[in-house]
Predicted 3D model of a 103-nucleotide RNA (SAM riboswitch aptamer (S box leader)) from Orenia metallireducens. The prediction has a mean pLDDT of 83. The organism belongs to Orenia, within Bacteria.
RNA sequence: CACACAUCAAGAGUAGUGGAGGGAUAGGCCCUAUGAAGCUCGGCAACCACCUGUAAAGGAAAGGUGCUAAUUCCUACAAGGAAAUAACCUUGGGAGAUGUUCA
Repeated sequence: CACACAUCAAGAGUAGUGGAGGGAUAGGCCCUAUGAAGCUCGGCAACCACCUGUAAAGGAAAGGUGCUAAUUCCUACAAGGAAAUAACCUUGGGAGAUGUUCA
């Protein structure tokens, strides 16, 4: 990194360091010197692994990951509804993220 499957409306810092960017892409809209990213610590969650169980399910949080502004921040394509030349809503899909499996 390709394929497949599952999940994505909940949750989590008044910390240290750092010193200008960040929110995947595009458009919007936001966050940010009242301190961005990154790193450390703390925390959240419970996918794998672990424990109980025939199973369904439940438990725990020492291990491997993950996450820690805004629903995946919203929309990108299609269908339906509403409205009327503007603005909206719902569903599905696509894209993306994470985990597991597999080569």